[in-house]
Molecule: Glycine riboswitch aptamer
Organism: Salisediminibacterium halotolerans
RNA sequence: AUGAUAAUAAGGGGAGAGAAUGACAGAUCAGGUCAUCGCCGAAGGAGCAAACGCAGUGCGUGAAUCUCUCAGGCAGCCAGACUCUUAUUGGACG
Numbered sequence: 001a002u003g004a005u006a007a008u009a010a011g012g013g014g015a016g017a018g019a020a021u022g023a024c025a026g027a028u029c030a031g032g033u034c035a036u037c038g039c040c041g042a043a044g045g046a047g048c049a050a051a052c053g054c055a056g057u058g059c060g061u062g063a064a065u066c067u068c069u070c071a072g073g074c075a076g077c078c079a080g081a082c083u084c085u086u087a088u089u090g091g092a093c094g
Base pairs, nucleotide, nucleotide: 006089007088008087009086010085011084012083013082018037020036021035022034023033024032038074039073040072044070045068046067047066051061052060053059054058
């Protein structure tokens, strides 16, 4: 010197669902606070199958883009799982 998995940073792509209704303050809208329904799943969170283990008609470990919607979200902005590019770390393999 080839430079995998992985990690970090920057930039890009990135869906879904009411600009809901009522009240308050505010010059109006958006936005804020409270209340009321209706919805979404791809921040986060929670749950579990097979399988495996054990002292065994049970207990434990056990994943997700699945399920639940606590949280979050429902014009735009922000956010956004995941993914791409670049750079750095690193050093599997050769």